[in-house]
RNA sequence: GCCUUGGUGGCGGAACUGGCAGACGCGCAGGGCUUAGGACCCUGUGGGGUAACCCGUGAGAGUUCGACUCUCUCCCAAGGCA
Numbered sequence: 001g002c003c004u005u006g007g008u009g010g011c012g013g014a015a016c017u018g019g020c021a022g023a024c025g026c027g028c029a030g031g032g033c034u035u036a037g038g039a040c041c042c043u044g045u046g047g048g049g050u051a052a053c054c055c056g057u058g059a060g061a062g063u064u065c066g067a068c069u070c071u072c073u074c075c076c077a078a079g080g081c082a
Base pairs, nucleotide, nucleotide: 001081002080003079004078005077006076007075010026011025012024019065027045028044029043030042031041032040046055047054048053058074059073060072061071062070
């Protein structure tokens, strides 16, 4: 230099054909249980805002009624070729 795959909450990781984004798990917070803890059970948990609402899938742009998903450029990571 070229090719392939990937980048989504605090972390891991789904979202299949473009159609409610954050399922599920971990963690965290509150509660139950316990003498007290652990384990287990229940509820909640992206960001901003008093609220209505707004924003959010590595960054930017494009296509589209509509993009995590398709196209282009760039950044980062892993693997391969030279």
Molecule: transfer RNA
Organism: Candidatus Wildermuthbacteria bacterium RIFCSPHIGHO2_02_FULL_45_25